The part of an RNA shown here (small-subunit ribosomal RNA, central domain) has 349 nucleotides and comes from a metagenome. The RNAcentral record of the full RNA draws on SILVA. Its Rfam family is "Bacterial small subunit ribosomal RNA".

Context: one part of a larger RNA
RNA sequence: CUGGGCGUAAAGGGUGCGCAGGCGGUUGUGUAAGCUUGAUGUGAAAUCCCCGGGCUUAACCUGGGAAGGUCAUUGAGGACUGCACGACUAGAGUACAUCAGAGGGGGGUAGAAUUCCACAUGUAGCAGUGAAAUGCGUAGAUAUGUGGAGGAAUACCAAUGGCGAAGGCAGCCCCCUGGGAUGAUACUGACGCUCAGGCACGAAAGCGUGGGGAGCAAACAGGAUUAGAUACCCUGGUAGUCCACGCCCUAAACGAUGUCAACUGGUUGUUGGGGGAGAGAAUUUCUCAGUAACGAAGCUAACGCAAGAAGUUGACCGCCUGGGGAGUACGGUCGCAAGAUUAAAACUC
Numbered sequence: 001c002u003g004g005g006c007g008u009a010a011a012g013g014g015u016g017c018g019c020a021g022g023c024g025g026u027u028g029u030g031u032a033a034g035c036u037u038g039a040u041g042u043g044a045a046a047u048c049c050c051c052g053g054g055c056u057u058a059a060c061c062u063g064g065g066a067a068g069g070u071c072a073u074u075g076a077g078g079a080c081u082g083c084a085c086g087a088c089u090a091g092a093g094u095a096c097a098u099c100a101g102a103g104g105g106g107g108g109u110a111g112a113a114u115u116c117c118a119c120a121u122g123u124a125g126c127a128g129u130g131a132a133a134u135g136c137g138u139a140g141a142u143a144u145g146u147g148g149a150g151g152a153a154u155a156c157c158a159a160u161g162g163c164g165a166a167g168g169c170a171g172c173c174c175c176c177u178g179g180g181a182u183g184a185u186a187c188u189g190a191c192g193c194u195c196a197g198g199c200a201c202g203a204a205a206g207c208g209u210g211g212g213g214a215g216c217a218a219a220c221a222g223g224a225u226u227a228g229a230u231a232c233c234c235u236g237g238u239a240g241u242c243c244a245c246g247c248c249c250u251a252a253a254c255g256a257u258g259u260c261a262a263c264u265g266g267u268u269g270u271u272g273g274g275g276g277a278g279a280g281a282a283u284u285u286c287u288c289a290g291u292a293a294c295g296a297a298g299c300u301a302a303c304g305c306a307a308g309a310a311g312u313u314g315a316c317c318g319c320c321u322g323g324g325g326a327g328u329a330c331g332g333u334c335g336c337a338a339g340a341u342u343a344a345a346a347c348u349c
Stems, first nucleotide, its partner, number of pairs: 003321004007303002012317001014201004021194003025088007033081002035077007042069001049065006091191001092188004096183004103177007110154001115149007125136002162169002206247006215241002220236004258316006266294012298305002322349003331342004
C1' cells in the first nucleotide's frame, strides 16, 4: 500500500460528550485549487522493451527507436468536488401546548419481617439433617403475649411493563434537576453526522479515613460425610455487605450484534401520545415513538436474522489475520496497594 472480514468460527472499544481529522441537504452567480483536455519544455548515460549490426554462436559489445511523470510553464473547458458571496427549507434546532416514566441528587416518613433487650404466661425440650452430631435449654430455652432498641430491604401491585448513554434504577411524600414522546403553528436557516487523542460516567469485588453493624456471610473454628474431604451438608462466625468522602476502572460491562442516515411485502400482541368513525370510557380504524412474537423477499457455513435486519446502500470510528507461548515478559503510563492499560519474542505444533 492492499484484500477479505467482525451475532455464534479470530474480530464492535463498557458507555457517552467532543477538539483536530474525515464526510456532508436544495439552488443561483463568480472563481479555477482539485478535475478534463491541448501546446511547449524537460524526464542524463547505462539498464529494461522493439528493430538492426559485430565477435563461428551465446553470454557480451554496439546503432537507431520506443517507453518512462501526482513534473514545470502556458492556453481552453466549467459538469462534479473545493473556495467566495447570495437565496431556500425537506436535515438539525428553538418557542408553544399536552403526556408518560423504579431517569438522577437531597431530605423526611410508613408498615411487615429477622435479630437483640426487659417483663409476663409456661415446661422440657429446641434447632438441625439423607441420617446425625456440634450448638442452644432447668442459671427456665423453643412457643405465646406486651413494651422497647437497632440495622437493612421494600411482599402484593409487577408485566412478555416503564425510564436511562451504558453501568443501572422499585414502599410513600416533599424539594432540586436531566432526558424523551406527541400535536399544530411560528421562528433560526445546514447550525449536521462520525470521531484518533482528550474529558466524563462506569456492576460486583477490593483499597484509604471516619461512622454503622439487624440479617447474610469469604476467611476461620467446630460437627458430619469420606479411603481422604483443606469441599458439597450442619452449628457458629470476622472482614465485607450499609453511610459519608476519596480511590480503583474491571465483568459472559451480552443483543456476545459500534454510531448516524436512507430504502425494502405482511400478520399478531403490548406501552405512551395524536387523528377519524361511533351516543360512548365499549368497539373499530389510521398514524408517530418504543417494546415483543411470527414470518415474505433477500441474506447466512448453518443456526438463524428478517422495517428494532444479520436485507439493499452511504458516512465515520474501533477491531481481526493459525493454535500454544500470552493478554504473559520487558519498558512506558496510571494506582496507596491489589493491580489496570499499552504489548512482544525465542521456542513449539